This is a predicted structure of a 542-nucleotide part of an RNA (small-subunit ribosomal RNA, 5' domain) from a metagenome.

[in-house]
Context: one part of a larger RNA
């Protein structure tokens, strides 16, 4: 000198961008932070709409283009956010392999959706219970679940071939086994009408299967802190055979056999730490560090453990333990902020129990649209970096007054006053954006699909619709120099010097040092120096 997720003293006008519990992975009142789907399903409040009736209050019944609570089922809930205890490790990082693997949803393709056959249960009642919650009973749907059919395939085993090979790979034949489910809009016909129901048809769903995109799982070289005042370790150990497990290799597990494996190139044991892009310093080498942001990894009150599922051994899921907290009717139950805010507590120390789904982005739905404490914003803190402001010009009787003097003066100082001006920012009035592109609705065009000028679908056109921030940024105007300058320091490193007061005292101090009666070093005072909304001081890194 340069930098800080800073503290802390003095001060303190605005605006922008950033940023904000480094401690106690401590405890948590109270509100939200994960749902949606009625175009699967039974069913259906209120409100609507319509038909009857009607004592003109209203009643019944109908209506799914009318869906709130609860339910049966689908998909999400493994993302999104959080923290950094853990972990010295295939954890990350860098380059590989995987002839040892998986992959919901989305993209392109092949097939193929037949029979309508079976059983059950939920919402509901009643009964217990203080609660949680539990016991009984009846009815019934379904894209829920169990059967039958089929096989474009797909697995498996068996044989035979081809190709390469360290293990296998292809393709042919046989046998086994393995699938599904509809839903919505529209035409037509049968029909007094209307609805269902077939049928035709479009959208979309489901099964099987090939590739793809994207994510994932395993495995290897190299790298990856500190101690030798840690030097021996190690029986599932370390191979192999055989069987089990997994989507998958393996001592992952097991039963046998073998006696090996690892270590001064540091085994094993202690102490510390999440890692990487970065990021601070430094001419570079290096050296420190991993706050915000992005990648990853690990954990979710503490231990454990498995279901569901393409994916978890699952933060706002389950189950058993354990500490704590809470309720109780004593018999028994609930609960997890290391999610947004907020509260205690700890500390030197870190913000509001804010508005919004308008934008981007997810989840669900065909869509509308719902849900989102991600995310957009606002608020608080000069915590930081950037930029403006606090006025300009003229103006010597060098005014008063302060300091100071050698009493002559000098000095603050063109500084002020006075006068001419400006109008940034703050105030106060009016105008007043861009972030909005879509979606939907209505109307048209053209093309596709179709038996079809329905329906749907693409693609355009014109009308309308959507802003939390916020009347916010900008622009004008209006009064008015009015509302906005401090700190620290002047002995030498080191830019700045003189009174007064104390008198080895009170104090200073970052080294050297100052102070014992003339201190440029102490504390005032006046002058000066620097930087400036900021300046010091403190700790930390180079």
């Nucleotide at each position: 000198g340069a930098a800080c997720g800073a503290a802390c003293g003095c001060u303190g006008g605005c605006g922008g961008c950033g940023u904000g519990c480094u401690u106690a992975a401590c405890a948590c009142a109270u509100g939200c932070a994960a749902g949606u789907c009625g175009a699967a399903c039974g069913a259906g409040a209120a409100g609507g709409a319509g038909u009857u009736c009607u004592u003109c209050g209203g009643a019944a019944c109908u209506u799914g283009a009318g869906u709130a609570a609860a339910g049966u089922g689908g998909c999400g809930c493994a993302c999104g956010g959080g923290u950094g205890a853990g972990u010295a490790a295939c954890g990350c990082g860098u380059a590989g392999a995987u002839a040892a693997c998986c992959u919901a949803u989305c993209u392109c393709g092949a097939u193929g959706u037949c029979u309508g056959g079976g059983a059950c249960a939920a919402c509901c009642c009643a009964c217990c219970g203080a609660a949680a919650g539990g016991u009984g009973g009846a009815c019934u749907a379904a894209u829920a679940c169990c059967g039958g059919a089929u096989a474009u395939g797909c697995u498996u085993a068996u044989u035979a071939u081809u190709c390469a090979u360290a293990a296998g790979u292809u393709u042919u034949a046989u046998a086994a086994g393995c699938a599904a489910a509809g839903a919505u809009g529209g035409c037509c016909u049968c029909u007094g009408a209307u609805u269902u129901a077939a049928g035709c048809u479009a959208u979309u769903g489901c099964a099987u299967u090939g590739a793809g995109c994207g994510g994932g799982g395993u495995c290897u070289g190299c790298g990856u802190a500190c101690c030798a005042u840690u030097a021996g370790c190690u029986a599932g150990u370390u191979g192999g055979u055989g069987g089990g497990g997994u989507a998958a290799u393996g001592g992952c597990c097991u039963a046998c056999c073998a006696a090996g494996g690892c270590g001064a190139c540091g085994a094993u044991g202690g102490u510390u730490a999440g890692c990487g892009g970065g990021u601070c310093u430094g001419a570079g080498a290096g050296g420190a560090u991993g706050a915000u942001c992005c990648g990853u990894c690990a954990c979710a009150c503490u231990g454990g453990c498995a279901c569901u599922g393409g994916a978890a051994c699952a933060c706002g899921g389950g189950c058993c333990a354990g500490a704590c907290u809470c309720c109780u009717a004593c018999g028994g139950g609930a609960g997890g902020c290391a999610g947004c805010a907020g509260u205690g507590a700890g500390g030197a120390a870190u913000a509001u129990u804010g508005c919004g789904c308008a934008a981007u982005g997810g989840g669900g739905g065909a869509a509308a649209c719902c849900c989102u404490g991600a995310c957009g914003c606002a608020g608080c803190g000069a915590c930081g970096c950037c930029g403006c402001g606090u006025g300009a010009g003229u103006g010597a009787g060098g005014a008063a007054g302060g300091c100071u003097u050698u009493c002559g003066g000098g000095u603050c100082g063109u500084a002020a006053a006075a006068c001419u001006c400006u109008g940034u920012c703050a105030a106060a009035a009016g105008g007043g954006a861009a972030g909005a592109a879509a979606u939907g609705u209505g109307u048209g065009a053209u093309g596709g699909u179709u038996a079809a000028u329905a329906c749907c679908c693409a693609u355009u056109g014109c009308a309308u619709u959507u802003g939390a921030c916020g009347g916010u940024a900008c622009c004008u105007u209006u009064a008015a120099a009015g509302g906005a300058a401090g700190c620290a320091c002047c002995g030498g490193c080191u830019a700045a010097c003189u009174c007064c007061g104390u008198g080895c005292c009170a104090g200073c101090a970052g080294c050297c040092g100052c102070g014992g009666u003339a201190a440029u070093a102490c504390g005032g005072a006046g002058g000066g120096u620097g930087c400036a909304a900021g300046c010091g001081u403190u700790g930390u890194u180079c």